[in-house]
Molecule: transfer RNA
Organism: Minisyncoccia bacterium
RNA sequence: ACCCCGAUAGUUUAAUGGAUAAAACACUGGCCUUCUAAGCCGGGGAUGCAGGUUCGAUUCCUGCUCGGGGUA
Numbered sequence: 001a002c003c004c005c006g007a008u009a010g011u012u013u014a015a016u017g018g019a020u021a022a023a024a025c026a027c028u029g030g031c032c033u034u035c036u037a038a039g040c041c042g043g044g045g046a047u048g049c050a051g052g053u054u055c056g057a058u059u060c061c062u063g064c065u066c067g068g069g070g071u072a
Stems, first nucleotide, its partner, number of pairs: 001071007010025004018055001027043005048064005
């Protein structure tokens, strides 16, 4: 330099063009308990950035950034 894959919550993963973007763990309020843990009921929190296509984009297209791999 070129090619391929990936980027969603603090972490690990879902969502094959139409829902209020789903869940587990973590965090947090409460219940329970002598206390802690466990258990039960709640709560907050995410689509890497900028454009494009579309009535509608996490999803499709382009560029960039970051991470991983490959060729020379």